[in-house]
Molecule: THF (Tetrahydrofolate) riboswitch aptamer
RNA sequence: UGCAGAGUAGAUUUUGUGCGUAAAGUGCUUUGGGAUGGGAUGUCGCCCAGAGACGAAAGACUUGACAGUCUGCGGUACAAGAUCGCGUCCGCUGCA
Numbered sequence: 001u002g003c004a005g006a007g008u009a010g011a012u013u014u015u016g017u018g019c020g021u022a023a024a025g026u027g028c029u030u031u032g033g034g035a036u037g038g039g040a041u042g043u044c045g046c047c048c049a050g051a052g053a054c055g056a057a058a059g060a061c062u063u064g065a066c067a068g069u070c071u072g073c074g075g076u077a078c079a080a081g082a083u084c085g086c087g088u089c090c091g092c093u094g095c096a
Base pairs, nucleotide, nucleotide: 001096002095003094004093005092010084011083012082013081014080015079016078017077018076019074020073021072028052029051030050031049032048033047034046038090039089040088041087042086058071059070060069061068062067
């Protein structure tokens, strides 16, 4: 110097444990902020907060009652496994 490769944020899915079903959460719009391969930079992706609009699937059993259990449901939360996964410059690994 050339060629090849690994690794982020996170996404999908499976299992488990929860939460909600007395409606939170998820999803949508908008404003502000933040984190994003080892370093720098960055956003159409991600996260957090505020505001706004919208909006749902319950059923069975047990109990004197409070309530509990089970089966569902929710673009539900978390954990683990599997698969996928940085644009530019530098770095890293292998080969020449």